[in-house]
RNA sequence: AGAGUUUGAUCAUGGCUCAGAUUGAACGCUGGCGGCAGGCCUAACACAUGCAAGUCGAGCGGUAACAGAAAUUAGCUUGCUAAUUUGCUGACGAGCGGCGGACGGGUGAGUAAUGCCUGGGAAUAUGCCUUAGUGUGGGGGAUAACUAUUGGAAACGAUAGCUAAUACCGCAUAAUGUCUUCGGACCAAAGAGGGGGAUCUUCGGACCUCUCGCGCUAAGAUUAGCCCAGGUGAGAUUAGCUUGUUGGUAAGGUAACGGCUUACCAAGGCAACGAUCAUUAGGGGUCCUGAGAGGGUGAUCCCCCACACUGGUACUGAGACACGGACCAGACUCCUACGGGAGGCAGCAGUGAGGAAUAUUGGUCAAUGGACGAGAGUCUGAACCAGCCAUGCCGCGUGAAGGAAGACGGUUCUACGAAUUGUAAACUUCUUUUAUAUGAGAAGAAACUUCUCUACGUGUAGAGAACUGACGGUACCAUAUGAAUAAGCACCGGCUAACUCCGUGCCAGCAGCCGCGGUAAUACGGAGGGUGCAAGCGUUAUCCGGAAUCAUUGGGUUUAAAGGGUGCGUAGGCGGACCUGUAAGUCAGAGGUGAAAUCCUUCAGCUUAACUGAAGAACUGCCUUUGAUACUAUAGGUCUUGAGUACAUUUGAAGUGGGCGGAAUGUGUAGUGUAGCGGUGAAAUGCAUAGAUAUUACACAGAACACCGAUUGCGAAGGCAGCUCACUAAGUUGUUACUGACGCUGAGGCACGAAAGCGUGGGGAGCGAACAGGAUUAGAUACCCUGGUAGUCCACGCCGUAAACGAUGAUCACUAGACAUUGGCGAUAUGACAGUCAGUGUCCGAGCGAAAGCAUUAAGUGAUCCACCUGGGGAGUACGGUCGCAAGAUUGAAACUCAAAGGAAUUGACGGGGGCCCGCACAAGCGGUGGAGCAUGUGGUUUAAUUCGAUGAUACGCGAGGAACCUUACCAGGGCUUAAAUGGGAAUUGACAGAUUUGGAAACAGAUUUUUCUUCGGACAAUUUUCAAGGUGCUGCAUGGCUGUCGUCAGCUCGUGCCGUGAGGUGUCGGGUUAAGUCCCAUAACGAGCGCAACCCCUAUCAUUAGUUGCCAGCGGUUCGGCCGGGGACUCUAAUGAAACUGCCAGAGUAAUCUGUGAGGAAGGUGGGGACGACGUCAAGUCAUCACGGCCCUUACGUCCUGGGCUACACACGUGCUACAAUGGUGCAUACAGAGAGCAGCCACUUGGUGACAAGGAGCGAAUCUUGAAAGUGCAUCUCAGUUCGGAUCGUAGUCUGCAACUCGACUACGUGAAGCUGGAAUCGCUAGUAAUCGCGUAUCAGCCAUGACGCGGUGAAUACGUUCCCGGGCCUUGUACACACCGCCCGUCAAGCCAUGGAAGCUGGGGGUGCCUGAAGUACGUAACCGCAAGGAGCGUCCUAGGGUAAAACCGGUAACUGGGGCUAAGUCGUAACAAGGUA
Repeated sequence: AGAGUUUGAUCAUGGCUCAGAUUGAACGCUGGCGGCAGGCCUAACACAUGCAAGUCGAGCGGUAACAGAAAUUAGCUUGCUAAUUUGCUGACGAGCGGCGGACGGGUGAGUAAUGCCUGGGAAUAUGCCUUAGUGUGGGGGAUAACUAUUGGAAACGAUAGCUAAUACCGCAUAAUGUCUUCGGACCAAAGAGGGGGAUCUUCGGACCUCUCGCGCUAAGAUUAGCCCAGGUGAGAUUAGCUUGUUGGUAAGGUAACGGCUUACCAAGGCAACGAUCAUUAGGGGUCCUGAGAGGGUGAUCCCCCACACUGGUACUGAGACACGGACCAGACUCCUACGGGAGGCAGCAGUGAGGAAUAUUGGUCAAUGGACGAGAGUCUGAACCAGCCAUGCCGCGUGAAGGAAGACGGUUCUACGAAUUGUAAACUUCUUUUAUAUGAGAAGAAACUUCUCUACGUGUAGAGAACUGACGGUACCAUAUGAAUAAGCACCGGCUAACUCCGUGCCAGCAGCCGCGGUAAUACGGAGGGUGCAAGCGUUAUCCGGAAUCAUUGGGUUUAAAGGGUGCGUAGGCGGACCUGUAAGUCAGAGGUGAAAUCCUUCAGCUUAACUGAAGAACUGCCUUUGAUACUAUAGGUCUUGAGUACAUUUGAAGUGGGCGGAAUGUGUAGUGUAGCGGUGAAAUGCAUAGAUAUUACACAGAACACCGAUUGCGAAGGCAGCUCACUAAGUUGUUACUGACGCUGAGGCACGAAAGCGUGGGGAGCGAACAGGAUUAGAUACCCUGGUAGUCCACGCCGUAAACGAUGAUCACUAGACAUUGGCGAUAUGACAGUCAGUGUCCGAGCGAAAGCAUUAAGUGAUCCACCUGGGGAGUACGGUCGCAAGAUUGAAACUCAAAGGAAUUGACGGGGGCCCGCACAAGCGGUGGAGCAUGUGGUUUAAUUCGAUGAUACGCGAGGAACCUUACCAGGGCUUAAAUGGGAAUUGACAGAUUUGGAAACAGAUUUUUCUUCGGACAAUUUUCAAGGUGCUGCAUGGCUGUCGUCAGCUCGUGCCGUGAGGUGUCGGGUUAAGUCCCAUAACGAGCGCAACCCCUAUCAUUAGUUGCCAGCGGUUCGGCCGGGGACUCUAAUGAAACUGCCAGAGUAAUCUGUGAGGAAGGUGGGGACGACGUCAAGUCAUCACGGCCCUUACGUCCUGGGCUACACACGUGCUACAAUGGUGCAUACAGAGAGCAGCCACUUGGUGACAAGGAGCGAAUCUUGAAAGUGCAUCUCAGUUCGGAUCGUAGUCUGCAACUCGACUACGUGAAGCUGGAAUCGCUAGUAAUCGCGUAUCAGCCAUGACGCGGUGAAUACGUUCCCGGGCCUUGUACACACCGCCCGUCAAGCCAUGGAAGCUGGGGGUGCCUGAAGUACGUAACCGCAAGGAGCGUCCUAGGGUAAAACCGGUAACUGGGGCUAAGUCGUAACAAGGUA
């Protein structure tokens, strides 16, 4: 210090999440030691048991217990035991009395101020303590204990009698006290102990002295009470609260001020700077976090407060309204003899309960501290210690060095070998912290006290000695043994350090966020390995941080959330120039305070550290005081530039009210006139022969004002438009005359405020929600059409909202320009035009901005004030309040849910967006398909099986270029189990094979027969066994390879540079041109690559070379056949070259290039054709060509065989063939190819057969041999018909192939002679040697279902105006909410499940307030009867109050039949609202 996550990618906005630190923690797994800390956060819930506050005999009367002494009695052992008595002594139960129980300890319920913190203050009290002064005289009457009687179960009493005090009460004394009329008046006490010479004595003592105590006064210290100021949560969906309330006077009360209380008087007091109300909460020092500012927190320790079962009350006291005191009421628990009683752990332990969760019913007063005491001492769950707990912090250890056969084992892999675990282990040497054992063994202790000594005087002060340790035989130290006693947890997809195998298969599961898992999971579970931390490690929870994500430091508001619709204006905030005063803010100095602890720094003590101590610094604050006076403030004065006023000029659709006008529309009346009008994409509804529409004239009505008119003007905004009058308001300019800061903004408030809507009354021509009808449509409650009510208009009154928008608050100042325009001024010569002020616009800089963009009319740079925002949804919803007649407006949440939602820009894709261009894309043509029969493929159906794949274009005469068996993968049946092939190892044998034969459908099984070679090493073969097999089984969505398609479309990219924050752009765009990103020009681009083109092949022309099997012009021969001799000229063959390049000419053009019936040329603008297919798309096709990962089968999903099936057949589709005829059929005759193939072959020729073919038989492994081309042409015939068309189907007889033609071959002959007379909607191919038409050949192949596929040549057209439209494509541009990219995205109702929530008859609970009734204890007050001589008391009464009862309301919850919407949930229903012009923007 950042990171992940919205997107295809980008920037910015914005939320969510993570990494850090923390804890009084809890949970899971694990656990060696020590030190120091900490330990009920929940039920202020209930508590058994023990302890936590007593002490003083030196205050008192005393003597229950213990001990001693004495006396008496008894037993006797004559000094022992027992009993009794004596308070005589030590002591001491209970009691009176004093002091202390107001401290210490606990808890945080209540309390938002009677609290706390900081700083001040005056009207107070203060036991014990300190200092000073002074007094302490003399009396009195009771009472507890005790005794007696007595009630009660108990607790606890009652009556009578005796007695003491430092208990109680008078009297005396009385100031420096209190009161005061200033003369005066009034107020106190207690004694006790030690010692003692003289004197006295009732023998107790008096008296003296010392100590302690007591009373009064003053001062101090300490502590406490009170007051003031500032600070100290959140809610306005709580806006008004208050009657002792606010103040005064008087009185009372208090320690003290005060409405603290009472009476009277006045009507105040608090509140938007938040009163009141409801809710939450002890506050602070601190602690955690953070760079800080802040945010959170209030355990332990310290200070303050509050409380003590709940509520109330007072008493006592220096102090309480009292945790271990009292009274009353209430709830609860316990005891009870039922009549009554007792109790209060939020003290320490402990128990139950609650809870995720928090310890021992321990030791000691040794130390520190407290109470009492003269003291010893007693008490002390305060405290000091120990126990339990990894709860935290800190420290230590679990060994160290060497050791490679890199061991075994594990895991993994590219696997006969490696890698890793890993110097790790074993093994050798060393050490001993810790644990264990033994021994030694502290500091904490110094006092008090006692004893001795010294100084004056008994006492005090000092010195010395003695005594005292819970912890604890602990810390620490030494010795001994021996690596001996000691490692886990989490994680390993990214963030985030760390990777592989197996299992699982959207299952089981993981997950902090993004997200993993659907058969190859580094994300689940296990393992190996690794990483991190370590006696701990993880998880959960909390808080801060990161988060500048509430922004003071330190954010924003055109479009991301966010400027109020506009103005006026109150409070408030801010405010021009100069001078003077004051000194509140501000600044400086000084003083006080800011407790200690904590934090920080330094030093020191525990072996170190944590921990602890000392010192310093700090505590950023508050108060007081002295100064300063620049700025702000304040008071006074002055000024003119801000603001306003005056005068003059001018502008405008500014406002309100009135008057007037014409055009149009409608209606009425009258005329002309006749059949339609109107409306639409097309129609219909509607109107019209009762005369419409059209047209003419007149009349009436209401509403709106064409042209001017605009980028105009005016207004605060909404808004304002015919002309004119009146009234009203505003702005601008000029003059610089007047006032003299009068200003700006503006929470609340007030006013205005389009349209629609509401109320009342008018008005109503046109338009026109609702509604009706007609269309459209699957539907059409819409879009379109015909009508049409409210409304629109006027007056008055409401409403108060709009995309009320410049999505941009108001005001002021400053910051480059250019152009246009409105209104003034200026200057003018009247064409113009410098300048200036106020507006209205456009363009472009700096600057700003995420970008788009803004840019003197800022979104720039500054200042002031206001408003508003803080993820999306839920929701501008619910509830509550306010306003409104209503509609509704305004204010305005939460639960729940998601990880995004949103902005700008980029690249694509898409559009029922646009522009340009191309293509047999359309058009123009020619021929088909779709109808028939047949062939073939597919779907479907059927079947034991009809094997499998291919399925829009891009499957369907496709894989298959050839299914009778085989093929064959399918089915039925029968067999085999290392098998059909090959190789290696081992063993055995010399057979197996072959032949014959039996069974069988065959495979196979059985029988018979024959029987190796050898150099003896072996070879060969077979059998058995073993290792490797085999699979057309699955996954083409794990793959390679190959292929289809877009598409032979013209595109796809890169380097450097430049532009942009960036994705990206530029280049590749623009203007031309081309078949082409082809080329030219221009140009922040310059170049380059893959594509295009060319290079390759065939074809068209020529040349050269070569002439056999090809050819034959000329010469010769001839059986007349290039047959022969010959020839290379020609054709041809097949190798090499030439040729074409817009090269030349004319025109157009800058050029590229285009045009031309141009020339030349065999060919002319790519000459024609082929091969060749960029980056990529379709998870396109193929695991059944082949290869291959993974999975699956192994007497079978392998393999062999026979038969069947792939050929089925109601039907549907695709592709073809043949036809329907005369451009034809048939018969006869006859002409001309090219490219191929051939020995298990092609087959001349001869013979036979009507023929398929058969029997013979030359040639040829091929330019040599084999192979009648057909259409065409000539002649003849048929004459428009289901025919001499057409040939399906069927019958019979044959031929050929083959082991075999039944299922299921082809062909031949004869006979038979079906449908069909040119084909609906629709649809396909083709632009020239093309379509159409004609035949020929080949592969596969025994044969063939071939009409298919692939080739070859023959004959040989028509048409293209053109690009509006359909389809596909390219480029540019535009919109986008799409990016799986329109086969996209996405909305709402309904149906289903789940969740939270609103309303709701009702039921129920809570706290607070109010009225009325009642009212304990208790203070105060009053009081005739009773008690007392009296003081006084009892009793009774009054006021007040806790509590209780009751009544009506308000508030806040819980629950609820029913009901409303909301959210979420892979594949439900209906439509298609939005995103493109989203098909009605």